About this RNA:
Predicted 3D model of a 109-nucleotide RNA (Guanidine-I riboswitch aptamer) from Echinimonas agarilytica. The model forms 100% of the base pairs in the Rfam consensus. Lineage of the source: Bacteria > Pseudomonadati > Gammaproteobacteria > Echinimonadaceae > Echinimonas. It matches the Rfam family "Guanidine-I riboswitch aptamer". On this family, see Trachman RJ 3rd and Ferre-D'Amare, RNA 2021: "An uncommon [K(+)(Mg(2+))2] metal ion triad imparts stability and selectivity to the Guanidine-I riboswitch".
RNA sequence: UUAAUGGACAUCUAGGGUUCCGGCUCAAUGCGAACGCAAUUUGAGCGACUGGACCGAGAGUUGUCAACCUCACCAAGAGGUCACACGGAGGGAUAAAAGCCCGGGAGAU
Numbered sequence: 001u002u003a004a005u006g007g008a009c010a011u012c013u014a015g016g017g018u019u020c021c022g023g024c025u026c027a028a029u030g031c032g033a034a035c036g037c038a039a040u041u042u043g044a045g046c047g048a049c050u051g052g053a054c055c056g057a058g059a060g061u062u063g064u065c066a067a068c069c070u071c072a073c074c075a076a077g078a079g080g081u082c083a084c085a086c087g088g089a090g091g092g093a094u095a096a097a098a099g100c101c102c103g104g105g106a107g108a109u
Stems, first nucleotide, its partner, number of pairs: 007065004012060001015055002020052002022049001023046006030037002067081005084104001086107001090102003
């Protein structure tokens, strides 16, 4: 100076919103002459509603596999390595948003 590999999947978490469930608010609905009684159903709204469920990290956790090296090599396998990593704005998907994706990006050192 140059080339290759530096990976895949799953669990959990930081975080995230609101399709669905639940919760809350408002209105209507039933009986009755009325004051009222009953608490079933319907519609709209609220995530600065704890939740169920859902999304979820390259730079977070844990595990399995893959890859590489050594030993062994008839076969079965055993051990080791898997490092480092500051990061906008903007855009995209989904119902919607996010440390999701663009992205180990732009940029910085």